This is a predicted structure of a 79-nucleotide RNA (c-di-GMP-I riboswitch aptamer) from Sulfurimonas sp. SAG-AH-194-C21. Taxonomically the source falls in Sulfurimonas (Bacteria, Campylobacterota, Epsilonproteobacteria, Campylobacterales). The coordinates come from a structure-prediction model, not an experiment, and the mean pLDDT is 81.
RNA sequence: UAUUGAAAAAGCCUACCUUGUUGUGAAGCAAGUGCGGAAAGUUAUGGGUCUUACUCGCUAAGAUUGCCAGACUACCAGA
Numbered sequence: 001u002a003u004u005g006a007a008a009a010a011g012c013c014u015a016c017c018u019u020g021u022u023g024u025g026a027a028g029c030a031a032g033u034g035c036g037g038a039a040a041g042u043u044a045u046g047g048g049u050c051u052u053a054c055u056c057g058c059u060a061a062g063a064u065u066g067c068c069a070g071a072c073u074a075c076c077a078g079a
Stems, first nucleotide, its partner, number of pairs: 003078003012037002017032006035066001041072003045069003048064006054057001
């Protein structure tokens, strides 16, 4: 540098639910609990799903990267 993720170790992330809080809402944030993850790291770029509004069209504004793909970056270990 390229490739792989069977086992181990170190650290990392945190679905669902509960409580508090923000938002019209989808959802966000904090704590607890706990399913899972080898990119469950970043990015709304393409598709999907969802919300709100109306002129009801996939039209506008949003949400979701733990739905899929793309782009960028990275820990540990084996060969």